[in-house]
RNA sequence: CGAACGGUAGGAAGUGCUUGCACUUCUGAGAGUGGCGAACGGGUGAGUAACACGUAGAUGAUCUACCUUUUAGUUGGGGAUAGCCCAUGGAAACAUGGAGUAAUACCGAAUAAUCUCUAAUAUUUUCUGGAUAUUUGAGGAAAGAGGCGUUUGCCUUGCUGAAAGAUGAGUCUGCGCACUAUUAGCUAGUUGGUGGGGUAAGAGCCUACCAAGGCGACGAUAGUUAGCCGACCUGAGAGGGUGAUCGGCCACAUUGGGACUGAGACACGGCCCAGACUCCUACGGGAGGCAGCAGCUAAGAAUCUUCCGCAAUGGACGAAAGUCUGACGGAGCGAUGCCGCGUGGAUGAAGAAUGUCGAGAGAUUGUAAAAUCCUUUUAUGAGUGAGGAAUAAGCGAAAGAGGAAAUGCUUUUGUGAUGGCGUUAGCUCAUGAAUAAGCUCCGGCCAAUUACGUGCCAGCAGCCGCGGUAACACGUAAGGAGCGAGCGUUGUUCGGAAUUAUUGGGCGUAAAGGGCGUCUAGGCGGUUAAAUAAGUCUUGAUUGAAAGACCGGUGCUCAACACCGGGAACGGUCAGGAAACUGUUUAACUAGAAUCCGGUAGGGAAAUGUGGAAUUCCUAGUGUAGGGGUGAAACCUGUUGAUAUUAGGAAGAACACCAAUGGCGAAGGCAACAUUUUGGGCCUGGAUUGACGCUGAAGCGCGAAAGCAUAGGGAGCAAACAGGAUUAGAUACCCUGGUAGUCUAUGCCGUAAACUUUGUACACUUGGUGUCGGGGGUCAAACCUCGGUACCGAAGCUAACGCGAUAAGUGUACCGCCUGGGGAGUAUGCCGGCAACGGUGAAACUCAAAGGAAUUGACGGGGGCCCGCACAAGCGGUGGAGCAUGUGGUUUAAUUCGAUCGAUACGCGAGGAACCUUACCAGGGUUUGACAUAUUAUUGACCGCUCUAGAGAUAGAGUUUUCUCUUCGGAGACAGUAUUACAGGUGCUGCAUGGCUGUCGUCAGCUCGUGCCGUGAGGUGUUGGGUUAAGUCCCGCAACGAGCGCAACCCCUAUCGUAUGUUACCAUCAUUAAGUUGGGGACUCAUGCGAGACUGCCGGUGACAAACCGGAGGAAGGUGGGGACGACGUCAAGUCAUCAUGGCCCUUAUACCCUGGGCUACACACGUGCUACAAUGGACGGUACAAAGUGAUGCGAAGCAGUGAUGUGGAGCUAACCGCAAAAAGCCGUUCUCAGUUCGGAUUGGAGUCUGAAACUCGACUCCAUGAAGGUGGAAUCGCUAGUAAUCGCAUAUCAGCAUGAUGCGGUGAAUACGUUCCCGGGCCUUGUACACACCGCCCGUCACACCACCCGAGUCGGGGGUACCCAAAGUCGUUAGUCUAACCUUUAUGGAGGACGGCGCCUAAGGUAUGCUUGGUAAGGGGGGUGAAGUCGUAACAAGGUA
Repeated sequence: CGAACGGUAGGAAGUGCUUGCACUUCUGAGAGUGGCGAACGGGUGAGUAACACGUAGAUGAUCUACCUUUUAGUUGGGGAUAGCCCAUGGAAACAUGGAGUAAUACCGAAUAAUCUCUAAUAUUUUCUGGAUAUUUGAGGAAAGAGGCGUUUGCCUUGCUGAAAGAUGAGUCUGCGCACUAUUAGCUAGUUGGUGGGGUAAGAGCCUACCAAGGCGACGAUAGUUAGCCGACCUGAGAGGGUGAUCGGCCACAUUGGGACUGAGACACGGCCCAGACUCCUACGGGAGGCAGCAGCUAAGAAUCUUCCGCAAUGGACGAAAGUCUGACGGAGCGAUGCCGCGUGGAUGAAGAAUGUCGAGAGAUUGUAAAAUCCUUUUAUGAGUGAGGAAUAAGCGAAAGAGGAAAUGCUUUUGUGAUGGCGUUAGCUCAUGAAUAAGCUCCGGCCAAUUACGUGCCAGCAGCCGCGGUAACACGUAAGGAGCGAGCGUUGUUCGGAAUUAUUGGGCGUAAAGGGCGUCUAGGCGGUUAAAUAAGUCUUGAUUGAAAGACCGGUGCUCAACACCGGGAACGGUCAGGAAACUGUUUAACUAGAAUCCGGUAGGGAAAUGUGGAAUUCCUAGUGUAGGGGUGAAACCUGUUGAUAUUAGGAAGAACACCAAUGGCGAAGGCAACAUUUUGGGCCUGGAUUGACGCUGAAGCGCGAAAGCAUAGGGAGCAAACAGGAUUAGAUACCCUGGUAGUCUAUGCCGUAAACUUUGUACACUUGGUGUCGGGGGUCAAACCUCGGUACCGAAGCUAACGCGAUAAGUGUACCGCCUGGGGAGUAUGCCGGCAACGGUGAAACUCAAAGGAAUUGACGGGGGCCCGCACAAGCGGUGGAGCAUGUGGUUUAAUUCGAUCGAUACGCGAGGAACCUUACCAGGGUUUGACAUAUUAUUGACCGCUCUAGAGAUAGAGUUUUCUCUUCGGAGACAGUAUUACAGGUGCUGCAUGGCUGUCGUCAGCUCGUGCCGUGAGGUGUUGGGUUAAGUCCCGCAACGAGCGCAACCCCUAUCGUAUGUUACCAUCAUUAAGUUGGGGACUCAUGCGAGACUGCCGGUGACAAACCGGAGGAAGGUGGGGACGACGUCAAGUCAUCAUGGCCCUUAUACCCUGGGCUACACACGUGCUACAAUGGACGGUACAAAGUGAUGCGAAGCAGUGAUGUGGAGCUAACCGCAAAAAGCCGUUCUCAGUUCGGAUUGGAGUCUGAAACUCGACUCCAUGAAGGUGGAAUCGCUAGUAAUCGCAUAUCAGCAUGAUGCGGUGAAUACGUUCCCGGGCCUUGUACACACCGCCCGUCACACCACCCGAGUCGGGGGUACCCAAAGUCGUUAGUCUAACCUUUAUGGAGGACGGCGCCUAAGGUAUGCUUGGUAAGGGGGGUGAAGUCGUAACAAGGUA
């Protein structure tokens, strides 16, 4: 789907009438028979590494429903069966029996061809079973329905045979298409043949027999992963990654198996069976399959509505109307992406206010806002309103063909229903700036900065890295930058990355050349000619679907998006052409290669034999006390006679000299001599072959030492081992011994820094020098040439170093190898090996480096040269004693703070703590303050003096008491009180700073400009040869110059001249007690100005230099002596407490005032000093000679008093005038006589002096008395080279007083330096370096602890696929003839043919048993690895790393 069939319930109308039944007509749901579809459309990507996919073909080996064209037919019969009715079983699903019915359902028969099969002939072809023609035999069809007209019929549609087309499909083939070789062998229907079967169709597709094949390093087999493509993302491209959406193909539909139906399926919404799961059940049985559209659940970081509609497009059925369609068209949700639009526009400086920053001025936010004037996209409300719809049926019209005509057929045309979206898009009106801005970032990469908070905390981080009190890096704020309805993060892919390198990399030292040879496959290959046309080039054809991409247009207001047109690129196939190159074939050639003839050098190899020296041992002699060994020793050996020496003998191993940068070999390697056997090379000139060549994965062979096995051998040496030393230890270095081994034969092993860290072969590219072996040449040479070997070097190369005809240059061919460090050459698997081990060879995890070459420094138990009181040679000290002083420590209410743990703190800041100082402690007080400035208000004083209270600060009382101008109102100065800003801080940070300082170091260095060299860091200059105190100077030199340093210029000192001559001086004259005075201007001295010393002169050395040595002269001689002067820098050196200063902190206190105390403590340790220990001395007496300073709040004379400190006194002095002031050691005398003293002076008692308000804590000095330790100082350590050390006193600053300290001054006044080996420090050159915080560096391993990943692991729990066997569902096929059987046949029978059911057989899913393989999880325990904070033990490496 009623236009294939029978027909029901129901409905409507009508008839009959018994009024609720029957009948007739029309209509007719659902169901059924039948037909077509359901194999399309829709979903998903599990499987699949495959003809699955892509591309190009084949089918002469095939099928194809519906559709189109052509042609021929559609005759005549038969038997059933659903539905329906009646029964039965069941919970249900459903099943069974009986009666009976229709068809386009089913079955015979007739007829038929260019149909099929069979046989034969001929022609043809693009030639396997193709096409055509003829002939023989056999075989096979069908269905009706509707309309018109009815007289035979006509029309439409369906059905049947045949031929062709179109479409779709099957099968086959070439090529392309993932990873792993730690998968290397796989395969029995396997490969082929013959017969048979089977399919639409070829085929081991299946089967029986026969043969023994087939695949594989051009990667078979196995494992892992994966749907493929058009395309998409990225990229300049080549490539790399992906396979969502859209489109093509494939596969799948709960898991596995199977067929049925059909044109097509082994079928997503069909069937059967088995398994798992879910549901129903009356427990007997049943039902199900969203990877369709929505939706639910779970998992998950995460992914939507159980919407509307068939209006459009498309599909199925139908004649059509129409029905069905989660295909599809739409809407919904999600900023998921792409595109577009908006969140307002203009004017607006008082540059408002707030915020932020700033010392302030001010800056910024910022025309931004406000305000004024506009606009209305969007929004809200209201209205209006396209296109998507073309036409169908129907009703008409026109034309045409044929027909007797009509229905009809073909074409054109008019009219003609239908809108899901949809309150559509768009448009109009109204309202009103109204409804609409966020996110990230601001250290560099990378556009954009300030403040505060925090203080290695909190936190950030893509990489480098920020954060430990001034964070542009964290958090916040302000400002800024970027993007914007988005922004940022995370994940992923490509890019950058030439960082897998085809385009387009490398391998000497950075990762990387195989240990070496030989050879197979493979790759590559000399000259000439011809042919061919596989590669190659060219022309044409065809294909590479559409979409996408590109170019040009068009449509939505634009765009995204969509539509139209066009062309290219690249791949495949076919055909025509070209012939240079490559290939192939043929013919030749001799330049590559090889062979023969002639020479030649050699530690090339193997075997056999021979030799001398040495060593050890044995025997004998001589001979006596040691020998041996080391840094030094000892173990050891020797009086039982060693070592030494002489003679004889034995054994094994290795071969001095020759000997070399030399020779040979493929490498490893090879060394006395002789013989035998044997390999290779080189050279000369001819002859021969005629490309026979180069390289070389696998394979095979060789392959040091050590090691292994067996049998020998064993002198020396010598792992292990033993002993002795060394040492903190010493399982080492050294010594004494000593076994394997080293040697021979045979067999393994197969590795080395097997290195030239350089693969092999060939060609080309300036030169020089040596040497080995040949040839030519020569009298001999020179010279030429071939082959080796070494050095230097051109071009070139290289990151540099370097290489450089023996390339690391320029090219060609082939092989091997590399891709950050560690983990790790480890684990595991496999292979080899007797073993030891070897070959192949990962990952997890972890780091931001590891590495090469060169540079500058620094360092070295590296080298060379040189200097310094560095050592040495000397002198004197410290370390021992007592005291002084500083520091540490301890103590304390406080013992203020700093410097300081080497030099470079410790008699330092401090050049002077009784109060003050003073910063500390206790107590008492003050709060705009002890001090500064300013404002405002107010007063007119403040100061001074007196008294009272108090420890004082302070408080109270009294006394005294303003100035200038004036317009007389007041203004100003000064002072007091009060107020506000502020003062104040010896509080913190010297690691925020300035300034100043110490130190290396008065060491001789440190740099720059230009040039040159180097890719560069950098170098050169500045190194070298000399010389110097010196980077001082000379010479040389790709350097030439210059700067800061050195030196000089400055000061003191040493000599002279000159000027001046008081307060200095006094030779001459006068005078005095006295340079006292006159006088003098000579001397001393003072002050100023000059001279002088410059290697200037002479000799020698040297390079004809610089310079050095010696000498002369000279007061002084080689910077005369001393001082000031301190390069670039180092030590985060010192100082915030001199001062200044950023930041932080305190503000009735961390500020200020006062009294008292403390800084002065005292078991102890250290530094620096003083005084001593005595006779070179002590004591006493006498006596001589300085310099430099200092003095008015001062120095203070003479005189007097006192034992004395001192007092008194007051002359003189603003100081070359006066004073301090006596210098002391020294010298001359006397005494002491070696002792704890006539040494030494601590300590203590007493008495005093001075300063000062004040000497108790806590001053100095004097006198009397007392009279400690100490008799020259351990280890160790300091200073000093000449007017120095040592020794002696004097002065000054500070200061009321207080000096053993500090700073200066002079007096007396030595010794020693051979020299640079050593210690310390420094300079220059060079060398090594794994150091650069720079050796106080770096760094290794065990052990202990924590964490992480991994390996092994008795086992245990899973997955996967394999083999053998067992059982075997459904089902196809085969077989059987037990049961049943409408159509056909016939001899009508208990018939035949055929069929169904049943039985049996083969195959077979799931299942089971056994077995081995593979893979994953988990695991007691074991193992190493990585990482981690400041652990433990040593010190292996880096320098000669202390044993290279």
The RNA shown here (small-subunit ribosomal RNA) has 1444 nucleotides and comes from a metagenome. Its Rfam family is "Bacterial small subunit ribosomal RNA". The sequence is in RNAcentral, with records from SILVA.